[in-house]
A computed fold for a 76-nucleotide RNA from an Anaerolineae bacterium, annotated as transfer RNA. Taxonomically the source falls in Anaerolineae (Bacteria, Bacillati, Chloroflexota). Rfam family: tRNA. It is annotated as a transfer RNA. Rfam links the family to the GO term triplet codon-amino acid adaptor activity. Model confidence (mean pLDDT): 80 of 100.
RNA sequence: CGGGGCGUAGCGAAGUUGGCAUCGCGCCGCGUUUGGGACGCGGAGAUCAUCGGUUCAAAUCCGGUCGCCCCGACCA
Repeated sequence: CGGGGCGUAGCGAAGUUGGCAUCGCGCCGCGUUUGGGACGCGGAGAUCAUCGGUUCAAAUCCGGUCGCCCCGACCA
RNA backbone atom coordinates (compact mmCIF):
# COMPACT_ATOMS: atom_id res chain seq x y z
P C A 1 -1.41 3.68 3.51
O5' C A 1 -0.72 2.85 2.31
C5' C A 1 -0.69 3.38 1.00
C4' C A 1 -0.67 2.25 0.00
C3' C A 1 -1.91 1.36 0.00
O3' C A 1 -2.98 1.92 -0.75
C1' C A 1 0.00 0.00 0.00
P G A 2 -4.46 1.55 -0.41
O5' G A 2 -4.61 0.06 -0.95
C5' G A 2 -4.59 -0.20 -2.35
C4' G A 2 -4.78 -1.68 -2.60
C3' G A 2 -5.98 -2.33 -1.92
O3' G A 2 -7.19 -2.11 -2.62
C1' G A 2 -4.09 -3.68 -1.58
P G A 3 -8.56 -2.07 -1.77
O5' G A 3 -8.80 -3.60 -1.38
C5' G A 3 -9.04 -4.57 -2.39
C4' G A 3 -9.14 -5.95 -1.79
C3' G A 3 -10.13 -6.11 -0.65
O3' G A 3 -11.48 -6.22 -1.09
C1' G A 3 -8.11 -7.16 -0.06
P G A 4 -12.66 -5.70 -0.11
O5' G A 4 -12.70 -6.80 1.04
C5' G A 4 -13.06 -8.15 0.73
C4' G A 4 -12.84 -9.05 1.92
C3' G A 4 -13.59 -8.68 3.18
O3' G A 4 -14.96 -9.07 3.14
C1' G A 4 -11.37 -9.21 3.73
P G A 5 -16.01 -8.22 4.03
O5' G A 5 -15.73 -8.69 5.52
C5' G A 5 -15.94 -10.05 5.90
C4' G A 5 -15.44 -10.30 7.30
C3' G A 5 -16.05 -9.44 8.39
O3' G A 5 -17.33 -9.88 8.79
C1' G A 5 -13.71 -9.51 8.67
P C A 6 -18.41 -8.79 9.33
O5' C A 6 -17.84 -8.37 10.76
C5' C A 6 -17.75 -9.32 11.81
C4' C A 6 -16.96 -8.77 12.98
C3' C A 6 -17.52 -7.51 13.64
O3' C A 6 -18.57 -7.81 14.55
C1' C A 6 -15.20 -7.25 13.30
P G A 7 -19.67 -6.63 14.86
O5' G A 7 -18.87 -5.59 15.76
C5' G A 7 -18.26 -5.99 17.00
C4' G A 7 -17.66 -4.80 17.71
C3' G A 7 -18.68 -3.73 18.10
O3' G A 7 -18.34 -3.15 19.36
C1' G A 7 -17.02 -2.79 16.69
P U A 8 -19.07 -3.66 20.69
O5' U A 8 -20.61 -3.44 20.40
C5' U A 8 -21.18 -2.16 20.49
C4' U A 8 -22.64 -2.25 20.86
C3' U A 8 -22.95 -3.03 22.13
O3' U A 8 -22.74 -2.26 23.30
C1' U A 8 -24.40 -3.73 20.41
P A A 9 -22.11 -2.98 24.60
O5' A A 9 -23.12 -2.61 25.79
C5' A A 9 -23.18 -1.29 26.31
C4' A A 9 -23.59 -1.28 27.77
C3' A A 9 -22.78 -2.19 28.68
O3' A A 9 -22.60 -1.54 29.94
C1' A A 9 -25.07 -2.72 28.86
P G A 10 -21.30 -0.64 30.16
O5' G A 10 -20.31 -1.65 30.91
C5' G A 10 -19.05 -1.18 31.42
C4' G A 10 -18.36 -2.32 32.13
C3' G A 10 -18.20 -3.57 31.28
O3' G A 10 -17.00 -3.53 30.52
C1' G A 10 -19.20 -4.15 33.35
P C A 11 -16.98 -4.11 29.02
O5' C A 11 -16.98 -5.68 29.23
C5' C A 11 -15.86 -6.34 29.84
C4' C A 11 -16.12 -7.83 29.93
C3' C A 11 -16.60 -8.49 28.65
O3' C A 11 -15.54 -8.79 27.75
C1' C A 11 -17.98 -9.18 30.43
P G A 12 -15.87 -8.79 26.16
O5' G A 12 -16.79 -10.08 25.97
C5' G A 12 -16.27 -11.37 26.27
C4' G A 12 -17.33 -12.42 26.08
C3' G A 12 -18.05 -12.38 24.74
O3' G A 12 -17.29 -13.00 23.71
C1' G A 12 -19.63 -12.64 26.48
P A A 13 -17.69 -12.71 22.15
O5' A A 13 -19.13 -13.35 22.04
C5' A A 13 -20.04 -12.91 21.06
C4' A A 13 -21.39 -13.52 21.35
C3' A A 13 -22.50 -13.10 20.40
O3' A A 13 -22.49 -13.88 19.21
C1' A A 13 -23.28 -12.89 22.62
P A A 14 -23.00 -13.21 17.84
O5' A A 14 -24.59 -13.18 18.02
C5' A A 14 -25.30 -14.40 18.15
C4' A A 14 -26.77 -14.16 18.40
C3' A A 14 -27.50 -13.34 17.35
O3' A A 14 -27.79 -14.10 16.19
C1' A A 14 -28.20 -12.69 19.51
P G A 15 -27.72 -13.35 14.75
O5' G A 15 -28.80 -12.18 14.86
C5' G A 15 -30.19 -12.50 14.93
C4' G A 15 -30.99 -11.27 15.23
C3' G A 15 -30.80 -10.11 14.25
O3' G A 15 -31.53 -10.29 13.05
C1' G A 15 -30.71 -9.28 16.44
P U A 16 -30.77 -10.14 11.61
O5' U A 16 -31.94 -9.92 10.56
C5' U A 16 -32.87 -8.87 10.75
C4' U A 16 -34.00 -8.98 9.77
C3' U A 16 -34.67 -10.37 9.83
O3' U A 16 -36.09 -10.34 9.77
C1' U A 16 -33.52 -10.08 7.74
P U A 17 -37.09 -9.58 8.82
O5' U A 17 -36.44 -8.85 7.54
C5' U A 17 -36.38 -9.52 6.31
C4' U A 17 -37.12 -8.77 5.21
C3' U A 17 -37.21 -7.25 5.30
O3' U A 17 -35.97 -6.61 4.97
C1' U A 17 -39.26 -8.16 4.49
P G A 18 -35.89 -5.00 4.92
O5' G A 18 -36.03 -4.52 6.43
C5' G A 18 -34.91 -4.52 7.30
C4' G A 18 -35.08 -3.46 8.35
C3' G A 18 -36.47 -3.35 8.93
O3' G A 18 -36.39 -2.97 10.29
C1' G A 18 -35.87 -1.31 7.97
P G A 19 -37.26 -3.82 11.39
O5' G A 19 -38.30 -2.75 11.97
C5' G A 19 -37.85 -1.70 12.83
C4' G A 19 -39.02 -1.09 13.58
C3' G A 19 -40.01 -2.11 14.11
O3' G A 19 -40.54 -1.65 15.33
C1' G A 19 -41.10 -0.66 12.57
P C A 20 -39.96 -2.28 16.72
O5' C A 20 -40.77 -1.41 17.78
C5' C A 20 -40.50 -0.02 17.91
C4' C A 20 -40.26 0.32 19.36
C3' C A 20 -39.09 -0.44 19.99
O3' C A 20 -38.45 0.40 20.94
C1' C A 20 -41.08 -0.99 21.12
P A A 21 -36.94 0.78 20.73
O5' A A 21 -36.20 -0.63 20.62
C5' A A 21 -36.11 -1.42 21.76
C4' A A 21 -35.27 -2.64 21.48
C3' A A 21 -34.87 -3.37 22.74
O3' A A 21 -35.86 -4.34 23.06
C1' A A 21 -32.97 -3.02 21.35
P U A 22 -36.33 -4.62 24.57
O5' U A 22 -36.23 -6.20 24.64
C5' U A 22 -35.20 -6.81 25.39
C4' U A 22 -34.85 -8.14 24.78
C3' U A 22 -34.03 -9.02 25.70
O3' U A 22 -34.88 -9.76 26.57
C1' U A 22 -32.95 -8.89 23.61
P C A 23 -34.37 -10.10 28.05
O5' C A 23 -33.32 -11.28 27.81
C5' C A 23 -33.73 -12.49 27.19
C4' C A 23 -32.54 -13.39 26.94
C3' C A 23 -31.62 -13.59 28.13
O3' C A 23 -32.12 -14.55 29.05
C1' C A 23 -30.33 -13.15 26.20
P G A 24 -31.75 -14.40 30.61
O5' G A 24 -30.25 -14.95 30.70
C5' G A 24 -29.98 -16.31 30.39
C4' G A 24 -28.48 -16.56 30.39
C3' G A 24 -27.74 -16.06 31.62
O3' G A 24 -27.84 -16.96 32.71
C1' G A 24 -26.57 -15.38 29.69
P C A 25 -27.88 -16.35 34.21
O5' C A 25 -26.40 -15.83 34.46
C5' C A 25 -25.30 -16.75 34.49
C4' C A 25 -23.97 -16.02 34.47
C3' C A 25 -23.76 -15.00 35.58
O3' C A 25 -23.39 -15.58 36.82
C1' C A 25 -23.09 -14.07 33.52
P G A 26 -23.90 -14.87 38.21
O5' G A 26 -23.24 -13.42 38.19
C5' G A 26 -21.83 -13.28 38.33
C4' G A 26 -21.41 -11.85 38.06
C3' G A 26 -22.03 -10.80 38.97
O3' G A 26 -21.35 -10.71 40.22
C1' G A 26 -22.17 -10.08 36.74
P C A 27 -22.19 -10.31 41.55
O5' C A 27 -22.69 -8.82 41.28
C5' C A 27 -21.77 -7.76 41.18
C4' C A 27 -22.49 -6.44 40.96
C3' C A 27 -23.60 -6.15 41.96
O3' C A 27 -23.10 -5.63 43.18
C1' C A 27 -24.38 -5.72 39.78
P C A 28 -23.86 -5.99 44.57
O5' C A 28 -25.19 -5.11 44.53
C5' C A 28 -25.11 -3.69 44.55
C4' C A 28 -26.50 -3.09 44.47
C3' C A 28 -27.51 -3.67 45.44
O3' C A 28 -27.39 -3.14 46.76
C1' C A 28 -28.48 -3.51 43.29
P G A 29 -27.85 -4.05 48.02
O5' G A 29 -29.45 -4.03 47.94
C5' G A 29 -30.15 -2.81 48.15
C4' G A 29 -31.64 -3.02 47.93
C3' G A 29 -32.26 -4.15 48.75
O3' G A 29 -32.54 -3.76 50.08
C1' G A 29 -33.01 -4.27 46.50
P C A 30 -32.53 -4.89 51.23
O5' C A 30 -33.86 -5.72 50.97
C5' C A 30 -35.13 -5.10 51.09
C4' C A 30 -36.23 -6.02 50.60
C3' C A 30 -36.27 -7.40 51.25
O3' C A 30 -36.90 -7.39 52.53
C1' C A 30 -36.50 -7.63 48.91
P G A 31 -36.48 -8.50 53.63
O5' G A 31 -37.10 -9.86 53.04
C5' G A 31 -38.52 -9.99 52.93
C4' G A 31 -38.87 -11.32 52.27
C3' G A 31 -38.27 -12.55 52.93
O3' G A 31 -39.01 -12.96 54.07
C1' G A 31 -37.99 -12.68 50.59
P U A 32 -38.24 -13.66 55.29
O5' U A 32 -37.90 -15.12 54.74
C5' U A 32 -38.96 -16.04 54.48
C4' U A 32 -38.40 -17.31 53.86
C3' U A 32 -37.27 -17.96 54.65
O3' U A 32 -37.75 -18.75 55.74
C1' U A 32 -36.74 -17.91 52.34
P U A 33 -37.14 -18.48 57.22
O5' U A 33 -35.60 -18.89 57.07
C5' U A 33 -35.24 -20.24 56.82
C4' U A 33 -33.74 -20.37 56.73
C3' U A 33 -32.95 -19.72 57.85
O3' U A 33 -32.89 -20.54 59.01
C1' U A 33 -31.98 -19.16 55.75
P U A 34 -33.20 -19.84 60.45
O5' U A 34 -32.00 -18.82 60.71
C5' U A 34 -32.13 -17.78 61.70
C4' U A 34 -30.78 -17.20 62.04
C3' U A 34 -29.95 -16.81 60.83
O3' U A 34 -30.27 -15.51 60.36
C1' U A 34 -28.64 -18.10 62.33
P G A 35 -30.27 -15.30 58.75
O5' G A 35 -28.72 -15.31 58.36
C5' G A 35 -27.86 -14.25 58.76
C4' G A 35 -26.41 -14.62 58.50
C3' G A 35 -26.07 -14.97 57.06
O3' G A 35 -25.84 -13.82 56.27
C1' G A 35 -25.19 -16.61 58.49
P G A 36 -26.16 -13.90 54.70
O5' G A 36 -25.01 -14.83 54.10
C5' G A 36 -23.66 -14.37 54.07
C4' G A 36 -22.75 -15.49 53.62
C3' G A 36 -23.06 -16.09 52.26
O3' G A 36 -22.51 -15.33 51.20
C1' G A 36 -22.75 -17.82 53.82
P G A 37 -23.37 -15.15 49.82
O5' G A 37 -23.50 -16.64 49.24
C5' G A 37 -22.36 -17.32 48.71
C4' G A 37 -22.68 -18.78 48.51
C3' G A 37 -23.81 -19.07 47.53
O3' G A 37 -23.35 -19.11 46.19
C1' G A 37 -24.16 -20.28 49.53
P A A 38 -24.35 -18.62 45.00
O5' A A 38 -25.60 -19.60 45.11
C5' A A 38 -25.48 -20.98 44.75
C4' A A 38 -26.77 -21.71 45.09
C3' A A 38 -28.03 -21.13 44.46
O3' A A 38 -28.22 -21.61 43.13
C1' A A 38 -28.40 -21.45 46.76
P C A 39 -28.93 -20.60 42.05
O5' C A 39 -30.46 -20.60 42.50
C5' C A 39 -31.22 -21.82 42.48
C4' C A 39 -32.52 -21.64 43.22
C3' C A 39 -33.40 -20.49 42.73
O3' C A 39 -34.15 -20.83 41.58
C1' C A 39 -33.26 -20.42 45.07
P G A 40 -34.55 -19.63 40.55
O5' G A 40 -35.71 -18.85 41.31
C5' G A 40 -36.92 -19.52 41.63
C4' G A 40 -37.81 -18.62 42.46
C3' G A 40 -38.06 -17.23 41.88
O3' G A 40 -39.07 -17.24 40.88
C1' G A 40 -37.52 -17.04 44.16
P C A 41 -38.99 -16.15 39.68
O5' C A 41 -39.40 -14.78 40.37
C5' C A 41 -40.69 -14.62 40.92
C4' C A 41 -40.79 -13.30 41.67
C3' C A 41 -40.35 -12.07 40.89
O3' C A 41 -41.34 -11.60 39.98
C1' C A 41 -39.40 -12.00 43.03
P G A 42 -40.84 -10.87 38.64
O5' G A 42 -40.26 -9.48 39.14
C5' G A 42 -41.13 -8.50 39.69
C4' G A 42 -40.35 -7.39 40.35
C3' G A 42 -39.42 -6.57 39.47
O3' G A 42 -40.12 -5.61 38.68
C1' G A 42 -38.32 -7.09 41.47
P G A 43 -39.46 -5.12 37.30
O5' G A 43 -38.16 -4.30 37.74
C5' G A 43 -38.30 -3.08 38.47
C4' G A 43 -36.95 -2.57 38.92
C3' G A 43 -35.98 -2.16 37.83
O3' G A 43 -36.29 -0.88 37.31
C1' G A 43 -34.85 -3.39 39.50
P A A 44 -35.73 -0.46 35.85
O5' A A 44 -34.23 -0.01 36.14
C5' A A 44 -33.96 1.09 37.00
C4' A A 44 -32.48 1.17 37.29
C3' A A 44 -31.60 1.31 36.05
O3' A A 44 -31.50 2.66 35.63
C1' A A 44 -30.73 -0.38 37.45
P G A 45 -31.50 3.00 34.09
O5' G A 45 -30.13 2.37 33.57
C5' G A 45 -28.89 2.87 34.04
C4' G A 45 -27.75 1.96 33.62
C3' G A 45 -27.68 1.68 32.13
O3' G A 45 -26.99 2.70 31.45
C1' G A 45 -27.50 -0.34 33.33
P A A 46 -27.72 3.45 30.21
O5' A A 46 -27.17 2.70 28.91
C5' A A 46 -25.76 2.65 28.65
C4' A A 46 -25.49 2.02 27.31
C3' A A 46 -26.13 2.74 26.11
O3' A A 46 -25.35 3.84 25.70
C1' A A 46 -26.35 0.37 25.92
P U A 47 -25.95 5.35 25.81
O5' U A 47 -26.44 5.68 24.34
C5' U A 47 -27.60 5.09 23.81
C4' U A 47 -27.90 5.67 22.45
C3' U A 47 -26.80 5.42 21.41
O3' U A 47 -27.42 5.30 20.13
C1' U A 47 -27.06 7.73 21.71
P C A 48 -26.68 4.60 18.92
O5' C A 48 -26.25 3.18 19.51
C5' C A 48 -24.93 2.94 19.99
C4' C A 48 -24.47 1.53 19.62
C3' C A 48 -24.11 1.38 18.15
O3' C A 48 -23.04 0.46 18.03
C1' C A 48 -25.88 -0.09 18.70
P A A 49 -22.00 0.57 16.83
O5' A A 49 -20.89 1.58 17.34
C5' A A 49 -20.37 1.47 18.68
C4' A A 49 -19.14 2.35 18.79
C3' A A 49 -19.31 3.74 18.19
O3' A A 49 -19.88 4.64 19.13
C1' A A 49 -17.33 2.76 17.36
P U A 50 -21.09 5.65 18.68
O5' U A 50 -20.32 6.73 17.80
C5' U A 50 -19.28 7.51 18.37
C4' U A 50 -18.55 8.26 17.29
C3' U A 50 -19.46 9.02 16.33
O3' U A 50 -19.85 10.27 16.86
C1' U A 50 -17.86 7.79 15.11
P C A 51 -21.26 10.91 16.41
O5' C A 51 -20.93 11.53 14.98
C5' C A 51 -19.92 12.52 14.84
C4' C A 51 -19.71 12.85 13.39
C3' C A 51 -20.99 13.10 12.59
O3' C A 51 -21.50 14.40 12.80
C1' C A 51 -19.56 11.68 11.37
P G A 52 -23.03 14.74 12.37
O5' G A 52 -22.90 14.76 10.78
C5' G A 52 -24.01 14.50 9.98
C4' G A 52 -23.56 14.24 8.56
C3' G A 52 -24.69 13.78 7.64
O3' G A 52 -25.43 14.88 7.14
C1' G A 52 -22.86 12.32 7.41
P G A 53 -27.03 14.72 7.06
O5' G A 53 -27.22 13.73 5.82
C5' G A 53 -26.68 14.06 4.55
C4' G A 53 -26.81 12.90 3.58
C3' G A 53 -28.21 12.34 3.43
O3' G A 53 -29.00 13.12 2.53
C1' G A 53 -26.67 10.57 3.69
P U A 54 -30.59 13.17 2.77
O5' U A 54 -31.08 11.72 2.35
C5' U A 54 -30.91 11.26 1.02
C4' U A 54 -31.41 9.84 0.88
C3' U A 54 -32.83 9.60 1.40
O3' U A 54 -33.80 9.97 0.44
C1' U A 54 -31.39 7.90 2.19
P U A 55 -35.06 10.87 0.91
O5' U A 55 -35.90 9.88 1.84
C5' U A 55 -36.46 8.69 1.30
C4' U A 55 -36.97 7.81 2.40
C3' U A 55 -37.90 8.48 3.40
O3' U A 55 -39.22 8.61 2.91
C1' U A 55 -36.33 7.14 4.54
P C A 56 -40.02 9.99 3.23
O5' C A 56 -40.40 9.89 4.77
C5' C A 56 -40.92 11.02 5.46
C4' C A 56 -41.37 10.61 6.84
C3' C A 56 -40.36 9.82 7.65
O3' C A 56 -39.44 10.66 8.31
C1' C A 56 -42.44 8.72 7.73
P A A 57 -37.87 10.24 8.33
O5' A A 57 -37.87 8.92 9.23
C5' A A 57 -38.18 8.98 10.62
C4' A A 57 -38.31 7.58 11.19
C3' A A 57 -37.08 6.71 11.04
O3' A A 57 -36.13 6.96 12.06
C1' A A 57 -39.01 5.50 10.42
P A A 58 -34.54 6.93 11.70
O5' A A 58 -34.26 5.39 11.37
C5' A A 58 -34.49 4.37 12.35
C4' A A 58 -33.39 3.34 12.34
C3' A A 58 -32.02 3.88 12.71
O3' A A 58 -31.26 2.85 13.33
C1' A A 58 -31.93 3.05 10.52
P A A 59 -31.36 2.62 14.91
O5' A A 59 -30.21 1.59 15.26
C5' A A 59 -28.84 1.97 15.15
C4' A A 59 -27.97 0.77 14.90
C3' A A 59 -28.06 0.19 13.49
O3' A A 59 -27.19 0.85 12.61
C1' A A 59 -28.25 -1.54 15.10
P U A 60 -27.71 1.22 11.09
O5' U A 60 -28.11 -0.19 10.46
C5' U A 60 -27.13 -1.22 10.31
C4' U A 60 -27.80 -2.50 9.84
C3' U A 60 -28.44 -2.39 8.46
O3' U A 60 -28.25 -3.59 7.74
C1' U A 60 -30.08 -2.98 10.06
P C A 61 -27.10 -3.65 6.61
O5' C A 61 -27.65 -2.62 5.51
C5' C A 61 -28.50 -3.05 4.45
C4' C A 61 -28.73 -1.91 3.48
C3' C A 61 -27.52 -1.04 3.17
O3' C A 61 -26.68 -1.64 2.19
C1' C A 61 -29.37 0.35 3.62
P C A 62 -25.08 -1.39 2.23
O5' C A 62 -24.93 0.11 1.72
C5' C A 62 -25.25 0.45 0.39
C4' C A 62 -24.98 1.92 0.14
C3' C A 62 -23.61 2.41 0.60
O3' C A 62 -22.58 2.11 -0.32
C1' C A 62 -25.28 3.91 1.33
P G A 63 -21.06 1.86 0.24
O5' G A 63 -20.54 3.33 0.58
C5' G A 63 -20.33 4.26 -0.47
C4' G A 63 -19.98 5.62 0.09
C3' G A 63 -18.81 5.68 1.05
O3' G A 63 -17.55 5.64 0.41
C1' G A 63 -20.60 6.95 1.92
P G A 64 -16.26 5.08 1.23
O5' G A 64 -15.92 6.26 2.25
C5' G A 64 -15.48 7.52 1.76
C4' G A 64 -15.35 8.52 2.88
C3' G A 64 -14.40 8.14 4.02
O3' G A 64 -13.03 8.35 3.70
C1' G A 64 -16.40 9.01 4.92
P U A 65 -11.90 7.36 4.33
O5' U A 65 -11.91 7.75 5.89
C5' U A 65 -11.53 9.06 6.29
C4' U A 65 -11.79 9.25 7.79
C3' U A 65 -11.10 8.24 8.69
O3' U A 65 -9.74 8.55 8.93
C1' U A 65 -13.36 8.48 9.36
P C A 66 -8.70 7.37 9.28
O5' C A 66 -9.11 6.94 10.76
C5' C A 66 -8.98 7.86 11.85
C4' C A 66 -9.49 7.24 13.14
C3' C A 66 -8.92 5.88 13.49
O3' C A 66 -7.62 5.96 14.08
C1' C A 66 -11.25 5.84 13.79
P G A 67 -6.58 4.77 13.86
O5' G A 67 -7.16 3.60 14.79
C5' G A 67 -7.22 3.77 16.20
C4' G A 67 -7.96 2.62 16.85
C3' G A 67 -7.45 1.23 16.48
O3' G A 67 -6.30 0.87 17.23
C1' G A 67 -9.81 1.28 16.34
P C A 68 -5.23 -0.16 16.58
O5' C A 68 -5.97 -1.58 16.68
C5' C A 68 -6.24 -2.15 17.96
C4' C A 68 -7.08 -3.40 17.81
C3' C A 68 -6.52 -4.47 16.88
O3' C A 68 -5.51 -5.26 17.48
C1' C A 68 -8.81 -4.15 16.43
P C A 69 -4.36 -5.91 16.55
O5' C A 69 -5.13 -7.07 15.80
C5' C A 69 -5.66 -8.17 16.52
C4' C A 69 -6.45 -9.08 15.61
C3' C A 69 -5.73 -9.59 14.37
O3' C A 69 -4.86 -10.69 14.65
C1' C A 69 -7.87 -8.86 13.76
P C A 70 -3.58 -10.96 13.71
O5' C A 70 -4.22 -11.55 12.38
C5' C A 70 -4.89 -12.79 12.39
C4' C A 70 -5.51 -13.09 11.04
C3' C A 70 -4.55 -13.03 9.85
O3' C A 70 -3.77 -14.21 9.71
C1' C A 70 -6.54 -11.89 9.32
P C A 71 -2.31 -14.12 9.02
O5' C A 71 -2.66 -13.91 7.47
C5' C A 71 -3.33 -14.92 6.74
C4' C A 71 -3.66 -14.46 5.34
C3' C A 71 -2.48 -13.90 4.55
O3' C A 71 -1.65 -14.91 4.00
C1' C A 71 -4.34 -12.48 4.30
P G A 72 -0.07 -14.60 3.77
O5' G A 72 -0.06 -13.58 2.55
C5' G A 72 -0.53 -13.99 1.27
C4' G A 72 -0.65 -12.82 0.32
C3' G A 72 0.62 -12.02 0.09
O3' G A 72 1.51 -12.65 -0.82
C1' G A 72 -1.19 -10.54 0.44
P A A 73 3.12 -12.35 -0.73
O5' A A 73 3.24 -10.87 -1.30
C5' A A 73 2.91 -10.58 -2.65
C4' A A 73 2.92 -9.09 -2.90
C3' A A 73 4.23 -8.39 -2.59
O3' A A 73 5.17 -8.52 -3.64
C1' A A 73 2.45 -7.16 -1.65
P C A 74 6.79 -8.61 -3.28
O5' C A 74 7.14 -7.13 -2.78
C5' C A 74 7.04 -6.03 -3.68
C4' C A 74 7.27 -4.73 -2.94
C3' C A 74 8.56 -4.66 -2.14
O3' C A 74 9.68 -4.32 -2.96
C1' C A 74 6.77 -3.90 -0.81
P C A 75 11.14 -4.97 -2.59
O5' C A 75 11.58 -4.13 -1.30
C5' C A 75 11.80 -2.73 -1.39
C4' C A 75 12.10 -2.16 -0.02
C3' C A 75 13.20 -2.87 0.76
O3' C A 75 14.51 -2.45 0.35
C1' C A 75 11.34 -2.51 2.16
P A A 76 15.72 -3.54 0.33
O5' A A 76 16.03 -3.78 1.88
C5' A A 76 16.55 -2.73 2.68
C4' A A 76 16.50 -3.12 4.15
C3' A A 76 17.22 -4.41 4.50
O3' A A 76 18.62 -4.25 4.64
C1' A A 76 15.07 -4.38 5.50